This is a predicted structure of a 73-nucleotide RNA (transfer RNA) from a Candidatus Peribacteria bacterium. The prediction has a mean pLDDT of 80. The sequence was found in a public genome assembly. NCBI's taxonomy places the organism under Bacteria, Bacteria candidate phyla, Candidatus Peregrinibacteriota, Candidatus Peribacteria. It matches the Rfam family "tRNA". It is annotated as a transfer RNA. Gene Ontology term of the family: triplet codon-amino acid adaptor activity.
[in-house]
Formats: sequence, C1' cells, structure tokens
RNA sequence: GGCCCGGUAGCUCAGCUGGUAGAGCACUCGCUUGAAGAGCGAGGUGUCGUCGGUUCGAACCCGACCUGGGCCA
Repeated sequence: GGCCCGGUAGCUCAGCUGGUAGAGCACUCGCUUGAAGAGCGAGGUGUCGUCGGUUCGAACCCGACCUGGGCCA
C1' cells in the first nucleotide's frame, strides 16, 4: 500500500437487504431481612465510530475518513 471482518446501552451482543433502537448481565430505587444475599416489583439515561451523499424516511444503501483484528505484498 491492497483486500476482508468488526465499531449499536456500563459489559457481551441482537437488529428482517430502509419505516418511531432491543435482549441478557450489571446498575439504581422500592418491597422483604436485625443486616446482607436470594427472591419479587419498577426504571433505558444510546448524537447506532466520524463527516458528507441518496431518500418522504438511513443503525441498515453510497463515498471519504478514524479505530480494532486478520490476510496478501
């Protein structure tokens, strides 16, 4: 330098080839307990890596860039 895969909640990851962004764990509050744990109830705080483009509408399509990993040279 070229190519491929990834970047979405605190963490691990889903998200149907475009239509209002989710799960598990963790966390917070309440109930319960002498207290804690367990259990039960309630709670999502996210510029979907960045900037542009296409579109009525983009996490998803297109371009460039940043970043992690891999392959080739």